Model confidence (mean pLDDT): 80 of 100. A computed fold for a 74-nucleotide RNA from a Candidatus Aenigmatarchaeia archaeon, annotated as transfer RNA. Its Rfam family is "tRNA". By type it is a transfer RNA. Gene Ontology term of the family: triplet codon-amino acid adaptor activity.
RNA sequence: GGGCCCGUAGCUCAGUCGGAUAGAGCACUUACCUUCUAAGUAAGGGGUCGGGGGUUCGAGUCCCCUCGGGCCCA
Numbered sequence: 001g002g003g004c005c006c007g008u009a010g011c012u013c014a015g016u017c018g019g020a021u022a023g024a025g026c027a028c029u030u031a032c033c034u035u036c037u038a039a040g041u042a043a044g045g046g047g048u049c050g051g052g053g054g055u056u057c058g059a060g061u062c063c064c065c066u067c068g069g070g071c072c073c074a
Stems, first nucleotide, its partner, number of pairs: 001073007010026004019057001028044005050066005
């Protein structure tokens, strides 16, 4: 220098062929329960999907640029 893959909640990830309010588990907060802790039960907070632009009625998803990580080739 060229190519491929990954980036979505604090962590691990799902999200199909572009569709209607962005999700799950764990973690966290509060309440209940308990002598206390853990476990259990219920409720709740937390994201503009790495960043920017474009296409579209509509983008996490498609296109372009770019940043970070990994792998391969040279």